[in-house]
Context: one part of a larger RNA
RNA sequence: UUGGGUUUAAAGGGUGCGCAGGCGGGCUUGUAAGUCAGUGGUGAAAUUCUGCCGCUUAACGGUAGAACUGCCAUUGAUAGUGCAAGUCUUGAGAGUAUGGUUGAGGUAAGCGGAAUGUGUCGUGUAGCGGUGAAAUGCAUAGAUAUGACACAGAACGCCAAUUGCGAAGGCAGCUUACUAAGCCAUUACUGAGGCUGAGGGACGAAAGCGUGGGGAGCGAACAGGAUUAGAUACCCUGGUAGUCCACGCCGUAAACGAUGUUCACUCGCUGUCUGCGAUAUACCAGUAGGCGGAUAAGCGAAAGCAUUAAGUGAACCACCUGGGGAGUACGAUAGCAAGGUUGAAACUC
Numbered sequence: 001u002u003g004g005g006u007u008u009a010a011a012g013g014g015u016g017c018g019c020a021g022g023c024g025g026g027c028u029u030g031u032a033a034g035u036c037a038g039u040g041g042u043g044a045a046a047u048u049c050u051g052c053c054g055c056u057u058a059a060c061g062g063u064a065g066a067a068c069u070g071c072c073a074u075u076g077a078u079a080g081u082g083c084a085a086g087u088c089u090u091g092a093g094a095g096u097a098u099g100g101u102u103g104a105g106g107u108a109a110g111c112g113g114a115a116u117g118u119g120u121c122g123u124g125u126a127g128c129g130g131u132g133a134a135a136u137g138c139a140u141a142g143a144u145a146u147g148a149c150a151c152a153g154a155a156c157g158c159c160a161a162u163u164g165c166g167a168a169g170g171c172a173g174c175u176u177a178c179u180a181a182g183c184c185a186u187u188a189c190u191g192a193g194g195c196u197g198a199g200g201g202a203c204g205a206a207a208g209c210g211u212g213g214g215g216a217g218c219g220a221a222c223a224g225g226a227u228u229a230g231a232u233a234c235c236c237u238g239g240u241a242g243u244c245c246a247c248g249c250c251g252u253a254a255a256c257g258a259u260g261u262u263c264a265c266u267c268g269c270u271g272u273c274u275g276c277g278a279u280a281u282a283c284c285a286g287u288a289g290g291c292g293g294a295u296a297a298g299c300g301a302a303a304g305c306a307u308u309a310a311g312u313g314a315a316c317c318a319c320c321u322g323g324g325g326a327g328u329a330c331g332a333u334a335g336c337a338a339g340g341u342u343g344a345a346a347c348u349c
Base pairs, nucleotide, nucleotide: 004320005319006318007303008302012317014203015202017200021196022195023194025088026087027086028085029084030083031082033081035077036076037075038074039073040072041071042070048066049065050064051063052062053061054060094190095189096188097186098185099184100183101182102181105179106178107177108176109175110174111173112156116152117151118150119149120148121147122146123145127138128137164171165170208249209248210247211246212245213244217243218242222238223237224236225235260316261315262314263313264312265311269293270292271291272290273289274288275287276286277284298305299304322349323348324347331342332341333340
């Protein structure tokens, strides 16, 4: 390379958007680029293959034919692809409209109660706290406990659920404003305007970084007390950064369903969420879209997957090719830095 693969053996990009590219619904007409067929030219010789012949044979050589799977020109064919023109619309792709509906989807502002901590004032007296047991620590300068008031920051109990929403990361007290999306019904309109997507650009948990705020609780580092042979730990008492807010960076995670996106097809059973529908008052045929469970065929090395496929096919992208060396070195690139992205080889088994 051909091929074979990518849930768990190596391998799906963290996730959308999207330029180029690749691929693309039904019908009609034209064209003939690609495709197919015929003819002509060319495709040097040697080499190769086949027949015959010559060296005693073979290698080797001679001769005739084939082949040279290609290229050029020309004449035709037109099913499907391309190109050009026209046309169609069906829950058979995509979008728009109208009317409903759903939800922790997003951003901003305001508000709330419980708890915790602190302060002030009261009641009250000797312990509190902590552990396996203790000690460090706090407390007669009145602690812990308890009552009232005030302040502060952070997080939102019950509801709450194999629940819901979002492309992913993620999203949960209440209210308001702005805003995005899905689904259903009517099938009214547009008329293929679609799918994927190298580069690119956007978003992207936690930790970390910069500037300025904030700081209740928790708590890397650090200090002390224990434990222990030791204990740079696990346990305890404290405690800085951080955790929170605003703006700007970082760009990584077991960023996981370890399963790329889109479309079509392929048994039934069952729970649940949302709409429509039917009956008519708490229940139910059916239908559409989600979230789950146990399974058939099929697939799979097995575990298992099974209409939410890892089944059967199609389109496009990404990635893999023995272990270590190594996600390292060097170079490049973006970053304030930390570190990120890209990414070898020698050598060794």
A computed fold for a 349-nucleotide part of an RNA from an uncultured prokaryote, annotated as small-subunit ribosomal RNA, central domain. The RNAcentral record of the full RNA draws on ENA. The coordinates come from a structure-prediction model, not an experiment, and the mean pLDDT is 86.